Predicted 3D model of a 72-nucleotide RNA (transfer RNA) from Vicugna pacos.
RNA sequence: GUGGGUAUAACUCAGUGGUAGAGUACAUGUUUAGUAUGCAUGAGGUCCUGGGUUCAAUUCCCAGUGCUUCCA
Numbered sequence: 001g002u003g004g005g006u007a008u009a010a011c012u013c014a015g016u017g018g019u020a021g022a023g024u025a026c027a028u029g030u031u032u033a034g035u036a037u038g039c040a041u042g043a044g045g046u047c048c049u050g051g052g053u054u055c056a057a058u059u060c061c062c063a064g065u066g067c068u069u070c071c072a
Base pairs, nucleotide, nucleotide: 001071003069004068005067006066007065010024011023012022013021018055026042027041028040029039030038048064049063050062051061052060
């Protein structure tokens, strides 16, 4: 220099056009002599940024940025 992949909760990841979820972690309650485990409940998201298409975009298209990777 060039092609591809990727960006969603604190972390690891789902979610293929119609109000965004799980596990772990965190908080509260319960359990215990106490801690851990278990059980129940809850909080936590500008879905990387900007633009376009659409009645409607995390999702489709374009550009940008970060990370990663192939080739040179």
RNAcentral holds the sequence, with entries from Rfam.
Its mean pLDDT, the model's own confidence on a scale to 100, is 82.
Its Rfam family is "tRNA". The family's RNA type in Rfam is transfer RNA.